[in-house]
RNA sequence: GCCCCCAUAGCUUAGUGGUAAAGCAAUGGCCUUUUAAGCCACUGACGAGAGUUCAAUUCCCUCUGGGGGCA
Numbered sequence: 001g002c003c004c005c006c007a008u009a010g011c012u013u014a015g016u017g018g019u020a021a022a023g024c025a026a027u028g029g030c031c032u033u034u035u036a037a038g039c040c041a042c043u044g045a046c047g048a049g050a051g052u053u054c055a056a057u058u059c060c061c062u063c064u065g066g067g068g069g070c071a
Base pairs, nucleotide, nucleotide: 001070002069003068004067005066006065007064010024011023012022013021018054027041028040029039030038047063048062049061051059
């Protein structure tokens, strides 16, 4: 230098045009002599910009960051 893949909550992953889901974690409550475990509730996210579309996390383009391959 060229090619490919990835970017979603604090972490690990779903979702692939129509209001973003779960587990763990955090917070509050229940239970317990207390802690742990268990149960309930709740908070929290689509890397940035532009485009297509009635509607974009999803499709297209560029950029940023990460990973891999070739030279």

Annotation: Transfer RNA from Candidatus Parcubacteria bacterium A4, 71 nucleotides, folded computationally. Its Rfam family is "tRNA". Its family is annotated with triplet codon-amino acid adaptor activity in the Gene Ontology. The RNAcentral record of the sequence draws on ENA.